[in-house]
RNA sequence: UUCUUAUCAAGAGCAGUGUAGGGACAGGCCCGUGGAUACUGCAGCAACCUGCUGUUAGCAAGGUGCUAAUUCCUGACAGAUGAGGU
Numbered sequence: 001u002u003c004u005u006a007u008c009a010a011g012a013g014c015a016g017u018g019u020a021g022g023g024a025c026a027g028g029c030c031c032g033u034g035g036a037u038a039c040u041g042c043a044g045c046a047a048c049c050u051g052c053u054g055u056u057a058g059c060a061a062g063g064u065g066c067u068a069a070u071u072c073c074u075g076a077c078a079g080a081u082g083a084g085g086u
Base pairs, nucleotide, nucleotide: 002085003084004083005082006081007080008079013042014041015040016039017038021031022030023029025075026074027073028072043067044066045065047064048063049062050060051059052058053057071078
């Protein structure tokens, strides 16, 4: 990069840097100079993998992921994340 497959109504925020946009895309609706998005630090959550146990389940938090709104809503040969293959 691309293919397969599972999941996407649960859960979880503070600080620092920095500045005008951001929530993938279109329409809507929201968030944002009372500082969003992003990045960094710390903290947290527990979906998949992993490990453990007394295995209808629970615990841990090592790998990935996530921490406004049902993937924010609707739409599409849509998107995101995990696992496996190429």

A computed fold for an 86-nucleotide RNA, annotated as SAM riboswitch aptamer (S box leader). It was read from a public genome assembly, where an Rfam model found it. Its mean pLDDT, the model's own confidence on a scale to 100, is 85.